Context: one part of a larger RNA
RNA sequence: CUGGGCGUAAAGGGUGCGCAGGUGGUCUGUCAAGUUAGUGGUGAAAGGCAUAGGCUCAACCAAUGUAAGCCAUUAAAACUGACGGACUUGAGUGCAGGAGAGGAAAGUGGAAUUCCUAGUGUAGCGGUGAAAUGCGUAGAUAUUAGGAGGAAUACCGGUGGCGAAGGCGACUUUCUGGACUGCAACUGACACUGAGGCACGAAAGCGUGGGGAGCAAACAGGAUUAGGUACCCUGGUAGUCCACGCCGUAAACGAUGAGUACUAGGUGUCGGGAGGAAUCUCGGUGCCGAAGUUAACACAUUAAGUACUCCGCCUGGGGAGUACGCUCGCAAGAGUAAAACUC
Repeated sequence: CUGGGCGUAAAGGGUGCGCAGGUGGUCUGUCAAGUUAGUGGUGAAAGGCAUAGGCUCAACCAAUGUAAGCCAUUAAAACUGACGGACUUGAGUGCAGGAGAGGAAAGUGGAAUUCCUAGUGUAGCGGUGAAAUGCGUAGAUAUUAGGAGGAAUACCGGUGGCGAAGGCGACUUUCUGGACUGCAACUGACACUGAGGCACGAAAGCGUGGGGAGCAAACAGGAUUAGGUACCCUGGUAGUCCACGCCGUAAACGAUGAGUACUAGGUGUCGGGAGGAAUCUCGGUGCCGAAGUUAACACAUUAAGUACUCCGCCUGGGGAGUACGCUCGCAAGAGUAAAACUC
């Protein structure tokens, strides 16, 4: 000496489930594979290393000794391992509870926009910085009554809640997943991670069939402007919605992988529990801060602190997340992933 890293500098996989693999709680017995110690063999010569020498030194030369590894054998039994036995704190089950926009299906409601019909009513309405296009005497806008249809669910609403993530917000019913709290009845390490694999995965987009109120890429017109393929205005089609099937990507972000343990506190809030109360306690979610960390910003029991286990990823900028090949896809494209050259 036997890398250093990944919040913002390059770097955490979008998320979960999980085969293999890696890693793994407490006590005890046996074995002796790893491990430790001894002995023997092997380890060719040269070379390497060490020691004291020879050329005046050195390079160079020569002498002696020597390593790891492998094999055999003897012993030890703390740790790892293997095989037995036991345990309950990890994990799971059970029982009793309360919370929730968690998911799926069906049904129902009210407000609003638009359209249609009818009444009242008359010359404007609409729109903008100002206008115009547009709509209106074939009666608009406004207002009243009735009807149709689609989409979204005001207030409550909250750094509130739930979910692995994407995400989820009117009400009712049915089916259904998970978390949390209390008890400590049961199992007895059944655990953690997870290359491949499988599943899920916003929006846009694609296929088939429906639906279409509002909004609105494209498109048309009016303005603006030197121009205006824009911003503003009037219209408006895909799409947005539903069913089924694809796509598989996002600043899929906490730009922070998962798990376990440990390391001052203060304060708000959500859901449980104990207590008459003060208060305490478990699990979330925020803020402020100690030690410590950090290049700084900041993080700080929800760590970016201190450690361990497992996975993913980075290794100067551009070329390039591109070419080629392969796999997937109906396509759009996605995944994997260079080099020349250049600074």
This is a predicted structure of a 343-nucleotide part of an RNA (small-subunit ribosomal RNA, central domain) from an uncultured bacterium. Model confidence (mean pLDDT): 88 of 100.